[in-house]
RNA sequence: GGGCCAGUAGCUCAUCUGGUAGAGCACUCCCAUGGCAUGGGAGAGGUGGCAGGUUCGAGUCCUGUCUGGUCCA
Numbered sequence: 001g002g003g004c005c006a007g008u009a010g011c012u013c014a015u016c017u018g019g020u021a022g023a024g025c026a027c028u029c030c031c032a033u034g035g036c037a038u039g040g041g042a043g044a045g046g047u048g049g050c051a052g053g054u055u056c057g058a059g060u061c062c063u064g065u066c067u068g069g070u071c072c073a
Base pairs, nucleotide, nucleotide: 001072002071003070004069005068006067007066010025011024012023013022019056027043028042029041030040031039049065050064051063052062053061
């Protein structure tokens, strides 16, 4: 320098033929216990790495760029 993959909630990951983003753990509150753990219920939390483009509509398609991984030179 070039090819490929990944970047989505605090963490680990879903959401694939474009239609107003979810799960588990963690966190907050409530119930249960004398208390803790376990268990049950409720809730908060993300404008999807960044910037543009296409579209009525983009996490999803296109371009550029940044970071990490991997392969080639």
Molecule: transfer RNA
Organism: Patescibacteria group bacterium